This is a predicted structure of an 84-nucleotide RNA (c-di-GMP-I riboswitch aptamer) from Lysinibacillus telephonicus.
[in-house]
């Protein structure tokens, strides 16, 4: 400089599920409560995946994001602690 991320110390964060409350609904917030997480921090730029109000269509059970997912991958960014 770059790659990996042992072994420690302080520590964060919070799956399912349960109440409440918003939403059409995916799904979000909050309180509880932990499956796990070295970014499981923050960001829709890319891909992906979920819903389909509303439009559309012989198919109203299809087809469609302008909704939703960062605990789906990528990218960007930004943080802690230490050198076996």
């Nucleotide at each position: 400089u770059u790659a990996c991320a042992a072994u420690a110390a302080a520590a964060g964060c919070a799956a399912a599920c349960u109440c409440a409350u918003u939403g059409a609904a995916a799904a979000a917030u909050g309180a509880g409560g932990a499956c796990g997480c070295a970014a499981a921090g923050c960001u829709u730029c890319a891909g992906g995946u979920c819903u389909a109000a509303g439009g559309u269509u012989c198919a109203u059970u299809g087809c469609u994001a302008u909704g939703a997912c960062g605990g789906c991958u990528g990218g960007g960014u930004u943080g802690c602690a230490a050198u076996c």
The model forms 95% of the base pairs in the Rfam consensus. The sequence is in RNAcentral, with records from Rfam. Lineage of the source: Bacteria > Bacillota > Bacilli > Caryophanales > Lysinibacillus.